[in-house]
Molecule: transfer RNA
Organism: Candidatus Saccharimonadota bacterium
RNA sequence: AGGGGCAUAGUGUCAAUGGUUAGCACGUGGGUCUCCAAAACCCAAAGUCCGGGUUCAAAUCCCUGUGCCCCUG
Numbered sequence: 001a002g003g004g005g006c007a008u009a010g011u012g013u014c015a016a017u018g019g020u021u022a023g024c025a026c027g028u029g030g031g032u033c034u035c036c037a038a039a040a041c042c043c044a045a046a047g048u049c050c051g052g053g054u055u056c057a058a059a060u061c062c063c064u065g066u067g068c069c070c071c072u073g
Base pairs, nucleotide, nucleotide: 001072002071003070004069005068006067007066010026011025012024013023019056028044029043030042031041032040049065051063052062053061
């Protein structure tokens, strides 16, 4: 330099063919229980890498940029 893949709560990850209230597990905070804690149960907070475009509607499609990984030279 050329080609390909990936980017979603603090962490790991689902999300068919564009129509979900963006879900699950762990973690975090609060509560119940307990003499205290652990475990268990209940509740809550936390979100689509940045910027544009298409569309009635975008995590999903298109373009640009950024970061990481792989291949070729």